A computed fold for a 520-nucleotide part of an RNA from an uncultured bacterium, annotated as small-subunit ribosomal RNA, 5' domain. The prediction has a mean pLDDT of 83. It matches the Rfam family "Bacterial small subunit ribosomal RNA".
[in-house]
Context: one part of a larger RNA
């Protein structure tokens, strides 16, 4: 100069940014991933058709026993229309959001490669969706359980599920032909075999879906070369180690895994080992060269209690999914369960320190939906903090009786000081009243009755800090007396101290000002 800054004085105002750097330490409580009923049987409410039972108000009639209409109400079966949905069904929960503990490594950075690789959803193109079957949730009954949650038996559905038919520019296997190569070989091109695909739904008219196969777009995996911190007071290290053969596995390649074979493979151009430590694009800093750093934001990474594993999927070995083990919490009938703020707020706790249990999906963007719309602590705002920059205000003009008071003093005066008072003036800022946006497109604004204009009112509400010995800009006085004490260095204090500690007085920056720490 810089800071994600802390402390002491002090503080009026407004934009933009920032804000647990420590315990990756525990976590009350609430919300952060949900959606489709235009995929499906179902339920449960509300109308509505049509039709039983039940009890029965009111007319009528009447032999006063009764008959006969049947309103309103309850309950049943059906017809149908709506709204709501636990279940099965699909997409999305692999994104967005957090954190920086591992990790010195193809993490990462940059530049090549894959003739050794996958990619939902989306774009194009080319082809096709014919016909059958068994289940099972829900539901019902029925048991277990203290609960979490379980079983059993019956019934049922569908874009759930499985054969079967059709298949090929697709896949494997066996062949011929061209035409190029970068070692394995790669495209094109043609035969034969053999495998294997589909679902419907809706306002009924078009749309949305549904297989196959071919590009493409994104998105990813993997190789490889340079680069990437200290330490030799760490000189040897390695057994799946390195390298071949063959099998396995993988979206691929490969000791990736395995059996078997050889003995090999790193190293003073620093291998092992031990400490630090996420990397970058950036930032600061400085003239540059360097140097220091990686908060905020944006790219890759690794990571979700601590450690292991797989399932599902196009994608994960999955922060709000599961399994197992180990810590810690809870709940219990002791038989056994339940949970995971490094999401947003909050709390304790650690600390020299870090903010609200807010509004709001109005915009921007993500999820699902044909849509209307639902979610969305991503995000947009808004609260708190002078924490940083960056803007403004605390008044302007005039005004010597140089008032008073302070203060020094050779007691003559000199200085605060045009400061103050006092006249005249302004309305930045404030306060009050009124109007009143953009941001969104016809319609929707959390912000927000915010910003800004209009009026009115009155100088009214708004100034500190730190220094003054020298470096280093700014002195005198009084205490005090190597004492209190001051201190970045040199150094000041022992009876006139510009260095201590008060006061006036200057000097500096100024809503801030000095201290402390850290870098350069």
């Nucleotide at each position: 100069g810089a800071c994600g800054a802390a402390c002491g004085c002090u503080g009026g105002c407004g934009g933009c940014g920032u804000g647990c750097c420590u315990a990756a330490c525990a976590c009350a409580u609430g919300c952060a991933a949900g959606u489709c009923g235009a995929a499906c049987g179902g339920a449960a409410c509300u109308g509505u058709u049509u039709u039983g039972a039940a009890a029965g108000a009111u007319u009528u009639c009447u032999u006063c026993g009764g008959a006969a209409u049947g309103a309103a109400u309850u309950u049943g079966a059906u017809u149908u229309a709506g709204u709501u949905u636990a279940g099965u069904g699909g997409c999305g929960g692999a994104c967005g959001g957090g954190u920086g503990a591992g990790u010195a490594a193809c993490g990462c950075g940059u530049g090549a490669g894959u003739a050794a690789c996958c990619u939902g959803c989306c774009u194009u193109c080319a082809a096709g969706a014919g016909g059958g079957g068994g289940a099972u949730a829900a539901c019902a009954u029925u048991c277990u359980g203290a609960a979490a949650a379980g079983a059993a038996u019956g019934c049922u559905a569908a874009u759930a599920c499985c054969g079967c038919a059709u298949g090929a520019c697709a896949u494997a296997u066996c062949g011929g032909a061209a035409u190029c190569a970068c070692a394995u070989g790669a495209u094109u091109u043609u035969g034969a075999u053999a495998u294997c695909a589909a679902a419907g739904a809706u306002u009924u008219u078009a749309u949305c879906g549904c297989u196959u196969g071919a590009a493409g777009a994104u998105g990813g995996a993997c190789u490889c070369g340079c680069g990437u911190c200290c330490g030799a007071u760490u000189a040897g290290u390695u057994a799946g180690u390195u390298g071949g053969u063959g099998a396995g596995g993988u979206a691929a390649c490969g000791g990736c895994c395995c059996a078997c074979c050889a003995a090999g493979g790193c190293g003073a151009c620093g291998a092992u080992c031990g400490g630090u430590a996420g990397c970058c694009g950036g930032a600061c800093u400085g003239a540059g060269a360097g140097g220091u750093u990686g908060a905020a934001c944006g790219g890759c990474c690794a990571c979700a209690u601590u450690g292991g594993g797989a399932c599902u999927g196009a994608g994960a070995c999955a922060c709000g999914g599961c399994c197992c083990a180990g810590a810690c919490u809870c709940c219990u009938a002791c038989g056994g369960g339940a949970g995971g703020c490094a999401g947003c707020a909050g709390u304790g706790g650690g600390g020299a320190a870090u903010a609200u249990u807010g509004c709001a999906c109005a915009a921007u963007g993500g999820g699902g939906g044909a849509a209307a719309c639902c979610c969305u602590g991503a995000u947009g705002c808004a609260g708190c903090g002078a924490c940083g920059c960056c803007g403004c205000g605390u008044g302007g003009a005039g005004g010597a009786a140089g008032a008073a008071g302070g203060u020094c003093u050779u007691c003559g005066g000199a200085u605060u000081g045009u400061a103050a008072a006092c006249u005249c003036c302004u309305g930045u800022u404030g306060u009050u009243g009124g109007g009143g946006a953009a941001g969104a497109u016809a319609a929707u604004g959390a912000c927000g009755g915010u910003a800004c204009c209009c009026a009115a009112c009155a100088a009214g509400g708004a100034a500190g800090u730190g220094a003054c010995g020298g470096c280093u800009a700014a002195c005198u006085a009084c205490g005090u007396g190597c004492c209190a004490g001051c201190a970045g260095c040199c150094g000041c204090g022992g009876u006139a101290a510009a260095a201590c500690g008060u006061a006036g007085g200057u000097c500096a920056c100024a809503a801030g000002c000095g201290u402390u720490g850290u870098c350069c």